[in-house]
Context: one part of a larger RNA
RNA sequence: CGCAGGAUGAUUGCGGAGACUCUUUCCUAGUACGAGAGGAUUGGAAAGAACGGACCUCUGGUGUGCCAGUUGUCGCGCUAGCGGCAUCGCUGGAUAGCUAAGUCCGGAGCGGAUAAGCGCUGAAAGCAUCUAAGCGCGAAGCCAACUCCUAGAAUGGUCAUCCCUUGAGACACCUGGUAGACCACCAGGUUGAUAGGCCGGCGGUGUACGUGCAGUAAUGCACUCAGCCAACCGGUACUAACCAGUCGAUCGG
Repeated sequence: CGCAGGAUGAUUGCGGAGACUCUUUCCUAGUACGAGAGGAUUGGAAAGAACGGACCUCUGGUGUGCCAGUUGUCGCGCUAGCGGCAUCGCUGGAUAGCUAAGUCCGGAGCGGAUAAGCGCUGAAAGCAUCUAAGCGCGAAGCCAACUCCUAGAAUGGUCAUCCCUUGAGACACCUGGUAGACCACCAGGUUGAUAGGCCGGCGGUGUACGUGCAGUAAUGCACUCAGCCAACCGGUACUAACCAGUCGAUCGG
């Protein structure tokens, strides 16, 4: 831009894509078969491998804006307490998110037409013959079935609701993320919880500073399950989504 006004929601599926894998064990049964050795068809059950999809409760990884310990050195006048640099200085942990090695799920079943093959009836050819006419069975394969996408499917699909002369609606702008290279998409824009802040919670670290007490001191104990705290979950208009702007009809050839 189109789908002959606009918006919202739903829907059909022409067509397309994906998947449809394999192994072992047990029962049937040490049965049929076989002199024995060995050892089934069939039907049923259970584990598993690789592959695929989703997810983060668990187990872990990461987590350079979280917490703690600690070395050297420099700074904040000194002490104390902090900060800078040294691979995030090193070390021990770790929320969210993202993840696999973690967790859950999938391959099924029922059909249709067939291949090789097995048949029925049956002539040519008084017999015989699965084939010449006709009919049936028969594969992990084919078509459906399963999952996903799909009306730009030019035969431009369908349904419902609402709105438009008092201009429906769209764009742009702004706050953002379940989205993302940009764009798009999605959640919001005061009739507001969209983001930040603040408050509470969860969770992480592991008992802060300071003071007191004990000890010559290093240090320990008490106040103290303290203090600090990111992305998570809620609440709250304090801050910012302000004010303005552009396009767009004449009830739809």
Predicted 3D model of a 253-nucleotide part of an RNA (large-subunit ribosomal RNA, domain VI) from Singulisphaera sp. GP187.
The sequence was found in a public genome assembly.
Taxonomically the source falls in Singulisphaera (Bacteria, Pseudomonadati, Planctomycetia, Isosphaeraceae).
The prediction has a mean pLDDT of 88.
Its Rfam family is "Bacterial large subunit ribosomal RNA".